[in-house]
RNA sequence: AGAGUUUGAUCAUGGCUCAGAUUGAACGCUGGCGGCAGGCUUAACACAUGCAAGUCGAGCGGAAACGAAGAUAGCUUGCUAUCAGGCGUCGAGCGGCGGACGGGUGAGUAACGCGUAGGAAUCUACCUAGUAGUGGGGGAUAGCCCAGAGAAAUUUGGAUUAAUACCGCAUACGCCCUACGGGGGAAAGGAGGGGAUCUUAGGAGCUCUUGCUAUUGGAUGAGCCUAUGUCGGAUUAGUUAGUUGGUGAGGUAAUGGCUUACCAAGACUACAAUCCGUAGCUGGUUUGAGAGGAUGAUCAGCCACACUGGGACUGAGACACGGCCCAGACUCCUACGGGAGGCAGCAGUAGGGAAUAUUGCACAAUGGACGAAAGUCUGAUGCAGCCAUGCCGCGUGUGUGAAGAAGGCCUUCGGGUUGUAAAGCACUUUCAGCGAGGAGGAAAGGUCAGUAAGUAAUAUUUGCUGGCUGUGACGUUACUCGCAGAAGAAGCACCGGCUAAUUUAGUGCCAGCAGCCGCGGUAAUACUAAAGGUGCAAGCGUUAAUCGGAAUUACUGGGCGUAAAGCGCGCGUAGGCGGCCUGAUAAGUUGGAUGUGAAAGCCCUGGGCUCAACCUAGGAACUGCAUUCAAAACUGUCAGGCUAGAGUAUGGUAGAGGAUAGUGGAAUUUCCGGUGUAGCGGUGAAAUGCGUAGAGAUCGGAAGGAACAUCAGUGGCGAAGGCGGCUAUCUGGACCAAUACUGACGCUGAGGUGCGAAAGCGUGGGGAGCAAACAGGAUUAGAUACCCUGGUAGUCCACGCCGUAAACGAUGUCAACUAGCCGUUGGAGAUCUUAGUAUCUUUAGUGGCGAAGCUAACGCGAUAAGUUGACCGCCUGGGGAGUACGGUCGCAAGGUUAAAACUCAAAUGAAUUGACGGGGGCCAGCAAAAGAGGUGGAGAAUGUGGUUUAAUUCGAAGCAACGCGAAGAACCUUACCAGGGCUUGACAUUCAGAGAACUUACUAGAGAUAGUUUGGUGCCUUCGGGAACUCUGUUACAGUUUCUGCAUUGCUUUCUUCAGCUCGUUUCGUGAGAUGUUGGGUGAAGUCCCUUAACGAGCGCAACCCUUGUCCUUAGUUGCCAGCACUAAUGGUGGGAACUCUAAGGAGACUGCCGGUGACAAACCGGAGGAAGGUGGGGACGACGUCAAGUCAUCAUGGCCCUUACGACCUGGGCUACACACGUGCUACAAUGGUCGGUACAGAGGGUUGCCAAGCCGCGAGGUGGAGCUAAUCCCAGAAAACCGGUCGUAGUCCGGAUUGGAGUCUGCAACUCGACUCCAUGAAGUCGGAAUCGCUAGUAAUCGCGAAUCAGAAUGUCGCGGUGAAUACGUUCCCGGGCCUUGUACACACCGCCCGUCACACCAUGGGAGUGGGUUGCAAAAGAAGUGGGUAGACUAACCUUCGGGAGGUCGCUCACCACUUUGGGAUUCAUGACUGGGGUGAAGUCGUAACAAGGUAGCCAAGCCGAA
Repeated sequence: AGAGUUUGAUCAUGGCUCAGAUUGAACGCUGGCGGCAGGCUUAACACAUGCAAGUCGAGCGGAAACGAAGAUAGCUUGCUAUCAGGCGUCGAGCGGCGGACGGGUGAGUAACGCGUAGGAAUCUACCUAGUAGUGGGGGAUAGCCCAGAGAAAUUUGGAUUAAUACCGCAUACGCCCUACGGGGGAAAGGAGGGGAUCUUAGGAGCUCUUGCUAUUGGAUGAGCCUAUGUCGGAUUAGUUAGUUGGUGAGGUAAUGGCUUACCAAGACUACAAUCCGUAGCUGGUUUGAGAGGAUGAUCAGCCACACUGGGACUGAGACACGGCCCAGACUCCUACGGGAGGCAGCAGUAGGGAAUAUUGCACAAUGGACGAAAGUCUGAUGCAGCCAUGCCGCGUGUGUGAAGAAGGCCUUCGGGUUGUAAAGCACUUUCAGCGAGGAGGAAAGGUCAGUAAGUAAUAUUUGCUGGCUGUGACGUUACUCGCAGAAGAAGCACCGGCUAAUUUAGUGCCAGCAGCCGCGGUAAUACUAAAGGUGCAAGCGUUAAUCGGAAUUACUGGGCGUAAAGCGCGCGUAGGCGGCCUGAUAAGUUGGAUGUGAAAGCCCUGGGCUCAACCUAGGAACUGCAUUCAAAACUGUCAGGCUAGAGUAUGGUAGAGGAUAGUGGAAUUUCCGGUGUAGCGGUGAAAUGCGUAGAGAUCGGAAGGAACAUCAGUGGCGAAGGCGGCUAUCUGGACCAAUACUGACGCUGAGGUGCGAAAGCGUGGGGAGCAAACAGGAUUAGAUACCCUGGUAGUCCACGCCGUAAACGAUGUCAACUAGCCGUUGGAGAUCUUAGUAUCUUUAGUGGCGAAGCUAACGCGAUAAGUUGACCGCCUGGGGAGUACGGUCGCAAGGUUAAAACUCAAAUGAAUUGACGGGGGCCAGCAAAAGAGGUGGAGAAUGUGGUUUAAUUCGAAGCAACGCGAAGAACCUUACCAGGGCUUGACAUUCAGAGAACUUACUAGAGAUAGUUUGGUGCCUUCGGGAACUCUGUUACAGUUUCUGCAUUGCUUUCUUCAGCUCGUUUCGUGAGAUGUUGGGUGAAGUCCCUUAACGAGCGCAACCCUUGUCCUUAGUUGCCAGCACUAAUGGUGGGAACUCUAAGGAGACUGCCGGUGACAAACCGGAGGAAGGUGGGGACGACGUCAAGUCAUCAUGGCCCUUACGACCUGGGCUACACACGUGCUACAAUGGUCGGUACAGAGGGUUGCCAAGCCGCGAGGUGGAGCUAAUCCCAGAAAACCGGUCGUAGUCCGGAUUGGAGUCUGCAACUCGACUCCAUGAAGUCGGAAUCGCUAGUAAUCGCGAAUCAGAAUGUCGCGGUGAAUACGUUCCCGGGCCUUGUACACACCGCCCGUCACACCAUGGGAGUGGGUUGCAAAAGAAGUGGGUAGACUAACCUUCGGGAGGUCGCUCACCACUUUGGGAUUCAUGACUGGGGUGAAGUCGUAACAAGGUAGCCAAGCCGAA
C1' cells in the first nucleotide's frame, strides 16, 4: 500500500465483499508449566443459610454469664455459703461517638447531571492555631423489682434510682440582634500521680492530662450560582399563569417564585423552544497517518439508586443499602386476634441466558470505626481456590545418522515423495516428579535502661535512643542444592482466485461447499477421504461486535450537460459575502506571561522482579479554558472623504414584449336560389356514409365561428411559460451616444410571495373546423388499436381554481480574467479612386468552426462544461417508491413534503468490436425478371415418418436427413428376434504335454456338434533340438456394431470458389481498439491504379497442374490409306508416313497492336489479325473461422459397462410388414406421336473365377457350341433419337402400361416368405395436373441411346460417355442468401436475441380495516394514609414564674392547607393483534397476448383526461 466482482472486451460511475487491529466474549476440536491481570454485558428477576458496624466500664446505675487468687464457716477434703461487685471482666440498659465512610448497582436522568473555566450570599463533627471560661442548683427516667395483657412480636400499670442524659439561675472578652438608647445567650465532668496546706480522714485543694462551653481563624468536606460543551427525530413549530419581572412577607446554613399576597405582562423559540425516542457523565479504552469514528468492563473522579411510591425524624452531615412511619405488590410465621421481611454488600441458590468463579483463609500487612491504651470489629483489604478469558515467558529434547530401510501415497512403472524424518550411536536434564535447605513481606506492641520536654517537683505523661522479648493468613512461599531418566508434555485451520500451500480415490446439479466471485449434471486442484504441502502454535478455527481499508457524508478530502444530483421562472425577508483612501478602536487575529488542565493511563528516560508481561521513580505531554500585557497588517465596529460597482437625468433606435377596443380578406362548413345528371366520397383494397326526395361539380347570395398563407430568416422580443393579419389607446423592459448628478445605495437569497404550456375543474356564453370518449365499417386468429365514415366533451370568450411537463441548453444566479476565423440582427463613429447592396473600428445580442485548458469519453471551448471568487439548491447502489402513513394545499382530479420492512450483486454512463434491423447507400449472384423444361394430380419404383411386430437392427433430421451410410438384405451379409448348444473361448501372445499338417467314409441331429473310421509321417538341423500347423490343459487374458461424436483423433458437410482473414513496425487513443483493409475509379477477385499516417508482409484471389479447342516436330502398330500395285473386293495384302488417329515434346493469347473514353493512371468500349480475345470452355485446388454440424456402426481412441455373456457358433425368421403422410426419380397421358419395314452415324469403358464370336436350336428369355482375346488386334456391341416409306386419325384409342392368371428361362446349396428376365392372356389409373415449388444462360436446357462400378443373381439409383440441339436476359423496383461502407440498438448463447403486464399457484414482509388488548402521557374532577406547617372549641401536663388562684411552655386530640397510592370522564400517542382487503417482492421449464429495444414493424418518451392485460 491494496485486491475480487457489472462487460464479448474497455474506461468511468457505483455498490457489495476480502486481506489488518481489537474484545469483560461465546461455540467447536485440542490441551504441559509458570507469572501478571480479568471473570452475570441477560432478569434494577426472586432469594434458603452464614457472615458484611460496631465500640467505649478512663461517662452512669449496676452484675445475668465466665474466670482467678485468698480468708472464714459448714462439712461429704472438694463442694456449698459468706467476706464480696472486692478483683479480672461484663449480658441487658441509660449515655457518647460511629451506623451519611467503606462496599454494590446503573433502573432513572438529555439535566447545572457530567466536563472545563469562573463566582458569592453559606455551613462544616472529628483535626489544628488563638482568645475567654468551666460557678451554683433542680426535677425526672430506663435498667433492676412488683403486678398484669399476648401464641408471638411486643406491651400496660406501680414503686425506686444514676450520669459527660435533661432544665433553670449566675457570669459574658469576643459573639448575635438593634430604632444605636439598649437587649439576648454557655458549660460536665472523668482518669492518673504527688510534695507543701486544710480535713468530718471520706477527701478538699494543687498539678498534669483528657473532656465540656463561647468565639475567631485555618484545613478538610459539603451546599448554591454563572459562561460554555454534551445523542437522534421538524412526518414534534409554537411553548409557558408561579409562568417572566417587581414590591412586601415567610422560609433556608445560604442566594433565589423556593413559598405566599399584590402589581405589571412578560419569558423561551428556526443559533431549534416544546414534545417523542434513546442514554448515567468524565479521565480514559479501541481503531486511524492524521482529522475523525466507535465505546464508557476492570482502575480513578462525579452523579443517581437501594423491593415500588410518598414522607419526615435524628444529626455537623441523610430525607439515610444492612434506621423510622405510611401506602402497594410479593414471600414467610400465626393459637386467625395479629405480626415479620427486603443480597443492586461477600459467598451461595433458583430462574433467565451463547455465557461469567468458593456458602474458602486471615486481620500478618494497608486502611477505617470506637477507645487513654492494650485491644475489639472490619466478606474494605491481604491472600488462596476455579476458568487457556486475555497478555507475557518457558518446555515438549540436542548432535550425528543413506542401506536414502520398512510402511503409506503417487507414478510416464524408470522412479518420485514422506525423508535425516525414523531406527541406530553419542549427549543434555530446563519444566513437571521425589528429597533437603530456605529469604523478604515485621513497622509495631510489651518490658528494662538512658536522655529530653513538661511541672513548684526526681509524679503521672510524652518524644527520642539502646538492650531484651516478640506478631505471618499466604506457606509444603519465592529461591538454592541433590536424585533418576529422553524419560511425562502438539494440536488446529487451510491448500480454485483474492491468499502462502496439490495430487489420487469416492460421489455424479445427488450428497454437499461457499466471505465475494462461484464449485458439483462420470475424468471436481472448490464436495468427502487419504497422502503431501502451507500457516499459526498451547493453542487454532468459527460466530458476534467496533474502527480501518471507505476520498462510500469528502473540515483535512467528493460531486451535480449525458452516470444519483440545478428548484419551471422571477421579486424579495432573515442570513452569508461585499469597491478605493484616511483616522480611531481592539471584538476576531498574532505573540509573551500567569493560573488551571486530579491521580492512573499513552510517550520518553531510569530502576525492580533471571527476561518479558507486570510494578515503580522522574520527565514530557494533556493540542483546552481563564486572567493579564503587548502588536495593529487583515476582517469587524465607529467617524470622515472618493468614483471605477450600482442607479438617475437628456437625446435617439429596433422589436410577433403585455393589455383593451375596433376592423380586414382568403379558406372550410351550413343555408337559400340558378345550371346540371348519376354518381360522390374514401382506401393498400374495400365498406360504413351521402345521392334520382337531384348529391358531387359549377355560378350567385347570406350566416357564423375559429385561425391569420406569402413576407418568414439557427431573424426579433420576453425572467420563464410564451408571443405572428391590420389600426388606435394604455403600458413594461432592452440597446446606443454624450455629458451632468447621487455616492457603495451592491450580489446571492432558507422561509415567504407572484407568474407559470397543455390537459382538467366550477359558473355563464359561444360552437365553423378539428376532435379524447362513443357508434359503425374494415383489417385480424383476436383488434377494446393503427386505416375509413360519423361524432360528444373539449378546443374559443369572461370570471375563478389547478400548479404540473423531456417546464431541456437535461447546463442555478452574479462578477472578473483567458488565441483566433467566418456569418447574422440592432445601434454609434471613421474613411473614400465606384457615395455604395462599400470598407474599417466599436458596442449589445444571436449562430457556426476552433487554440490552450477541461472532460470517463462524448464533447465544451469569451453565450465555457476553461481559470477564479460570492451565495443558494440538490446527490450518496438497484428495486420496493416519488409509494405507504402523518401533515399541508385543492371543489375534485390530485399536488407537495416523504419513509421502512423485504429483496438483489449488481443497476448505470460513454465509447469499442461484432451480430442483427419489416434502417440507408453501393455491388455482384439462375436471386428475381425474361424464357424453355419439370415437381405437386395418376400408376408403379425407392427412401423416410408413423403404425404394426417376437424382431421389423442402427445411424442421418430445415437449407446442409429422406434413390442418404447401402458401388447392390433370398442364406451369408446382419449388428435385430425365437430356439438349440460353447465358456481361455470364433480371433492374438505366453507356458506345459501330445501329435506332422492334412485327409476318406459312416451314424445321430435342423445344424452347430458328438461318436466311430481310412490314408498320411513331411521341412531344417551343429542330432541337443528348432519352425509352421492341430489337439488337450493352465494363468495372465481375449472379445463387445454396449454407452458417451457434449471427453477425442482422423475424415467430411455447409456458409463458399464468397473475397475475404490476419501479422510486424509506425502513428492515434487513458483503454478496449483504430490505422493499414477507409476514400475516388476499376475489376470475376483486398484485381489493379490514384489518393492517403502509414510502410511492408502472410494465408486466400489469380497463375503454376489435368483435360479440351489450332498448329508444328518426333514416332508409325494392333491405328490410318492421298498417290501406286494386287485381290476373295474387306486397308484384306504389298507398300506408304502424306492425312485421320495415337502419345511424347513444343508453339500459341499478352489488352501485345490501332482508334476512342478516362485525372496523366489502372482500366473500359470498338476494331484488326487469329483456331481461339480479354480468367477461351471444363476439372482438380476450398483462407481465418462458424454450426458442442455429422460420424465411437469405416478406422483409431480416453473413460464407463458386460465376462458360462452385452462374447462366439448354428437353424429358422426379420431388416421386404401397411388405414396413412412426405421426399426423390421412372413411365405416361399421345399425332413434333404410336406401330411396322428399310437405311445411317458415336464416344468412353469392361473382359481369364472373365468377355464370349461364327454356326445350330427356341416366338423369346435362353440353350448348345467352342473360334478369338491377358486386348488401338478378339469379344461385350445391334447405338438410339435421326432419315425414307406404310399405317393409325383424336378415341381412354393401334395412347398408356399397372395389376392379375397361365407357361417358362437363368443364377444360385436354396427363388415360399423374398430375385431378375421371357412368352401368351388380362388391360387399372391417367386426357398435362390446386395452393405451392425445383434446376437451368450454350454445345447449356431439353431429348436420345451406350458403358462401368458393386455383383453368383438382382437398377427407374449412382458414376461416366457421346448423338440431336433450342429459347431468353429490357433492366436491378421487388423476393432470397452474400460482400463493402454507414446508421440505430436495452442484442453478445448475439433476433430462433432481449423483454412487458394481467391471470393461476406457493412463500415472505408490509399498508388499510368493524374493532380488540396493553404501555405512556396532558387536561378536568374525586380521593386523601403517614408526615410537615397553620389554627384550636376538648383532654393532660416534672423542672421556670407565681399574688399559689394560676400562668408561660409542652403533649395528645380535633381541624385546615399541601400531598403518595387509588378512582372517574373524555382526549393524545405508541405497541401488539384482527374477519376481510390493497398493492409489493421472490420462485428451471403454467396461461394470454407481444407493449419496449432496429423506422421494433403506428418513432419513442414526458404531463394530463378517458380507456386498456401489456
Small-subunit ribosomal RNA from an uncultured prokaryote, 1510 nucleotides, folded computationally. Rfam family: Bacterial small subunit ribosomal RNA. RNAcentral holds the sequence, with entries from ENA.